[in-house]
Context: one part of a larger RNA
Molecule: small-subunit ribosomal RNA, 3' major domain
Organism: uncultured bacterium
RNA sequence: UGACGGGGGCCCGCACAAGCAGCGGAGCGUGUGGUUUAAUUCGAUGCAACGCGAAGAACCUUACCAAGGCUUGACAUAUCGGAAGUAGCGAUCUGAAAGGUGAGCGACCUGUUGAGUCAGGAGCCGAUGCAGGUGCUGCAUGGCUGUCGUCAGCUCGUGCCGUGAGGUGUUGGGUUAAGUCCCGUAACGAGCGCAACCCCUGUUGCCAGUUAAUUUCUCUGGCGAGACCGCCCCGAAAACGGGGAGGAAGGUAGGGAUGACGUCAAGUCAGCAUGGCCCUUACGCCUUGGGCUACACACACGCUACAAUGGGUGGUACAAUGGGUUGCAAUGGAGCGAUCCGGAGCUAAUCCUUUAAAACCAUCCUCAGUUCGGAUUGCAGGCUGAAACCCGCCUGCAUGAAGUUGGAGUUGCUAGUAACCGCAGGUCAGCACACUGCGGUGAAUACGUUCUCGGGCCUUGCACA
Numbered sequence: 001u002g003a004c005g006g007g008g009g010c011c012c013g014c015a016c017a018a019g020c021a022g023c024g025g026a027g028c029g030u031g032u033g034g035u036u037u038a039a040u041u042c043g044a045u046g047c048a049a050c051g052c053g054a055a056g057a058a059c060c061u062u063a064c065c066a067a068g069g070c071u072u073g074a075c076a077u078a079u080c081g082g083a084a085g086u087a088g089c090g091a092u093c094u095g096a097a098a099g100g101u102g103a104g105c106g107a108c109c110u111g112u113u114g115a116g117u118c119a120g121g122a123g124c125c126g127a128u129g130c131a132g133g134u135g136c137u138g139c140a141u142g143g144c145u146g147u148c149g150u151c152a153g154c155u156c157g158u159g160c161c162g163u164g165a166g167g168u169g170u171u172g173g174g175u176u177a178a179g180u181c182c183c184g185u186a187a188c189g190a191g192c193g194c195a196a197c198c199c200c201u202g203u204u205g206c207c208a209g210u211u212a213a214u215u216u217c218u219c220u221g222g223c224g225a226g227a228c229c230g231c232c233c234c235g236a237a238a239a240c241g242g243g244g245a246g247g248a249a250g251g252u253a254g255g256g257a258u259g260a261c262g263u264c265a266a267g268u269c270a271g272c273a274u275g276g277c278c279c280u281u282a283c284g285c286c287u288u289g290g291g292c293u294a295c296a297c298a299c300a301c302g303c304u305a306c307a308a309u310g311g312g313u314g315g316u317a318c319a320a321u322g323g324g325u326u327g328c329a330a331u332g333g334a335g336c337g338a339u340c341c342g343g344a345g346c347u348a349a350u351c352c353u354u355u356a357a358a359a360c361c362a363u364c365c366u367c368a369g370u371u372c373g374g375a376u377u378g379c380a381g382g383c384u385g386a387a388a389c390c391c392g393c394c395u396g397c398a399u400g401a402a403g404u405u406g407g408a409g410u411u412g413c414u415a416g417u418a419a420c421c422g423c424a425g426g427u428c429a430g431c432a433c434a435c436u437g438c439g440g441u442g443a444a445u446a447c448g449u450u451c452u453c454g455g456g457c458c459u460u461g462c463a464c465a
Stems, first nucleotide, its partner, number of pairs: 001465002004461002007459007015449002019413005026304008034295002042053002064290007073130001077129006088105002093100002108121004132279002135277003141273002143268003146264001148262001153192006159168003172183003198256004203225007228250001231244005306406001310365006322353003327346002332341003372403001377398007419441007
């Protein structure tokens, strides 16, 4: 000087408390551990691994396993040599395919010839350098990322103090979300952070535009205005704090992007790049099939429930974000339905997706393992795809399991938030209870900082560095 303390003081944070909804019990989905396996590819492991890489494993992907094959190789480049009915297409046979075999057909470019004649190129074959490796090392690395933490800190120049390490500034008194600002001060200044500048939402003016249509409005785009403790009152030396008016908005208006010096030899050699090491008829490459989907079990994150604030049936209402030509698909028709037939319109503010669902009205059920709950299983179908056995999704009929609110413990959330409700998108042939967005309905509670956890500043102890 730091780090640490079951030392002290001050302060903050959904950290506790006050509340609301959960998880932990059940069934299912997904991930992980373990076990199993020919293989169950690899990585991620307290917070900060475990619906994580993976924005989507039937083949492919795919890296794993078994079997069958190839060896200048699936791909790149260079040199040398060679064959010439060559390159290419390819019948037949073999095979699961890949691969092997190879009848027959048969080119291109430049020059040349009577001529697929000759020479060269491209291409082919052979040889050599080499290719290739998701093989190892993230403790050799770059780049990127997580985390403390959007916490308020981290430093420098000159000066001053100290033998020196170093200190001062950055401490103190106030104040703030903030090393924010003020006052004081052997310090005076400055930099990276804070804040502001950027984007969205909320109010409004002007201009332009779209829609079948309108000099209103709404909407879309652009340019402005508006909020600054500006005004008033109170407190204060100042900074600032408390209250009020006006206002769409009030004290950072709400949200996002933005992550200082550094910490964890944190994560990633499997995204990419890359040093070193290793493999080279194999640790490379191709193919078929299997596996990543196994299952005494344990954990993590979700979905659905256990019901009457509910379930069934009928009727009726209101969104927003997005996406669409290998696509979205209307009106119409068939089917109980998944879906099919058909194809208007749309390269989209124009057409489609698109009936939002909770909600509301009416009615049945009357507290039961039920008209709750839907797992599981059987049968019959539909869709995608070459192909749904391992191993997809959906529909109908039948079946109707556990489950009556969950121990210790534990998670999220302070307002248009939690909770509940649906919708869209990416990935994608098909497959979403996940993820990312969007809107609808819309709460309760916060006395307070003693305690738990994490953090900041000052101070103290120290056998630690």